[in-house]
Context: one part of a larger RNA
Molecule: small-subunit ribosomal RNA, central domain
Organism: uncultured bacterium
This record gives sequence, C1' cells and structure tokens, in this order.
RNA sequence: UUGGGCGUAAAGCGUACGCAGGCGGCCAAAAAGGUCAGAGGUGAAAGACAGGGGCUCAACCCCUGCGAGCCUUUGAAACCAUUUGGCUUGAGCAUAGGAGGGGAAAGUGGAAUUUCUAGUGUAGCGGUGAAAUGCGUAGAUAUUAGAAGGAACACCGGUGGCGAAGGCGACUUUCUGGACUAUGUCUGACGCUGAGGUACGAAAGCGUGGGUAGCGAACAGGAUUAGAUACCCUGGUAGUCCACGCCGUAAACGAUGAGAAAUAGGUGUAGGGCCAAACCCUGUGCCGAAGAUAACGCAUUAAGUUCUCCGCCUGGGGAGUACGUUCGCAAGAAUGAAACUU
Repeated sequence: UUGGGCGUAAAGCGUACGCAGGCGGCCAAAAAGGUCAGAGGUGAAAGACAGGGGCUCAACCCCUGCGAGCCUUUGAAACCAUUUGGCUUGAGCAUAGGAGGGGAAAGUGGAAUUUCUAGUGUAGCGGUGAAAUGCGUAGAUAUUAGAAGGAACACCGGUGGCGAAGGCGACUUUCUGGACUAUGUCUGACGCUGAGGUACGAAAGCGUGGGUAGCGAACAGGAUUAGAUACCCUGGUAGUCCACGCCGUAAACGAUGAGAAAUAGGUGUAGGGCCAAACCCUGUGCCGAAGAUAACGCAUUAAGUUCUCCGCCUGGGGAGUACGUUCGCAAGAAUGAAACUU
C1' cells in the first nucleotide's frame, strides 16, 4: 500500500536477445469504439444527505428534492484507439573510408624458469629477523655448450583501445561479429521496453581423456610461539594448461536498469570529418554553473529537469535458514517462510 524510495542508509536482475503485454514521430481524411454534451428510461420502500413541516423541544414521525451506475436515443470530433492515403526527422539499408588486446581455428617466434647430457671447476649451496629442515665429494651451487618440455607473452602500454556483460595483450594467416565517420542513395514508423522464455556468463569446483615447466590448496618436515592445526622456510598432491561436457555463482561494482528529449562552461585524450585553422560527430577522463542531495559527492558519460517500460525495497536478528518444488553427477543453485526474540 490512491504513499515514499533504490550510488554509500533496505532496494537495479551478472549481461544481452526477445514472444505476450505496456508505451510510441509528422500531415490529411473517414468513421465514431473510448471520450464529452443534450434528452428519455431505470435507479422499490425504508435509510443517508439537503430544504421544509408535525408532536411544548428532542429523539421520533411526515413531505419535497438530490443520485452514481446501466440501457436507449440525438449530437460533437480536440485527444486515445481504428481504417485509408501521404511524409522523413526516429529506425533500418546502400555506397566510400579509416580505427580496434572484439570472437574462433591453424601455424610460428624469442626471453626466462626447470630438468637432462657433456665440459670447466671445488666445497659449499640454499634459505631467514636469526636459523633449521633441504641439496652437495656418488662432485652440488657457479659457469660454458647442447637438448627436452610446459606455461606465460617483458619493452610498446597510456584514467589508451575493443566487447552486451563476463572479459580480451608476442607474431602471421584464414573465417567471422559489432561500432564510428562521410554522403543524404533507398525503405517509410519498420520503434522503445520487456513478465515468462532463451543464450552468454570470472574464479573455484565436477565428469571423461590428455598434459604437467613454474606456481601451488591439502599434506609432510623445519622454525616462531605459552601454544601455532597460522604468518616465515624446505618440499609437495589435486589444481592451474588442452579437448569435450556440466556447474551458473562473485565487492559479476560505476555498489548507479534500458531507451528518449532538452539543460553554463573550461581542459586533456582516442577514432573520424574539414586543404589547414576554427569547428562538427562518436567515445573516454578531469575540473566546475544552475539544480537537486542527509552529507559525501553528482553535475551534457547526472545522482539535475521530464517521459516510457521493466526489476526491486518496507526495522534488526531468526535467515538467504526450514519445508515444498525446479535444476544439478555431486558440490550446490534458484524460489523462499514462520514461530520466537529485540
């Protein structure tokens, strides 16, 4: 609960696509469903309300009036809906351009770590606050040459770019999505949002099969400590990597839903236009006007002024729990209370 809100107090679904639904540009005409006006019918009585009246008042009683809605009928035509015809500014298409770590696959490269082989070489190395565990005379560490293998791509690198979000960074090729600028060629409202639904969705985790250099939950040992199931050290299994299939969650954050309009400026930066400058468009930052804000802060990338549609909130705890249901191999996810307490 006809109210107020959602950056930080409770509250924007992780993101997109999209059926239904809701909402929707300009001009003209038609018709008259909504709408508006007139007339008529109905609207029982009692009651309520208003104006009168009767019991000496009042309660009580009586009279008159009033009425939404529904139906019929006659009209009006601005708006909403409908139909018809047209328009181009919303939306899309075309043509010409340049930008980009957007996505997928295949191939290639160098630096570094580790291991192995061989050489030189000898007693230490490693590690820490200090040590020890550990490695090393069966020759380590160091150094030189070679080989193997896996993973990640220094510099460029930038509040720089791209993507709906998650996210994306060596190089080359192939396939492929989107955005931007210019022209104003074509279509002619084809649009916005979007309950359900569908798809995508970091990390961890799960299944099957590979792979495993480094790192490293668990685990073992050494330290520290009163203890030390930790922080530090030496090792180290899952995992991290690949293929396919699940999971569907995050402080999935701008803690800010999507779209549209108009509303002071200043200054960086990226892409494009303009012969060049001024300037214009699209993004990305900073500072600030009005304004709004509890303040912090926001401020043409709004948290200001408005409109459309969706989602969500309603004291704290109990609790994102229980139960039920759906999904999942499982882990669990989604939906989601109450008693009680304060």